[in-house]
Molecule: transfer RNA
Organism: Thermoplasmata archaeon
RNA sequence: GCGGGUGUAGUGUAGUGGUAGCACAGUGGCUUCCCAAGCCUCUAACUCGGGUUCGAGCCCCGGCACCCGCA
Numbered sequence: 001g002c003g004g005g006u007g008u009a010g011u012g013u014a015g016u017g018g019u020a021g022c023a024c025a026g027u028g029g030c031u032u033c034c035c036a037a038g039c040c041u042c043u044a045a046c047u048c049g050g051g052u053u054c055g056a057g058c059c060c061c062g063g064c065a066c067c068c069g070c071a
Base pairs, nucleotide, nucleotide: 001070002069003068004067005066006065007064010024011023012022013021018054026042028040029039030038047063048062049061050060051059
């Protein structure tokens, strides 16, 4: 340099164009003499810029980061 893949809460991960889910972690509470465990509640995310569309995490184009292959 060329080609491909991946990018979603603090972490891991799901999401077939129509309300962004789950688990762990965190907050508050219940339970307990206390702790742990368990249960309930709440908080927190779509890598960036553009395009298509009534509507984009999802489709298209271009960046950026990481990984793989080729040279």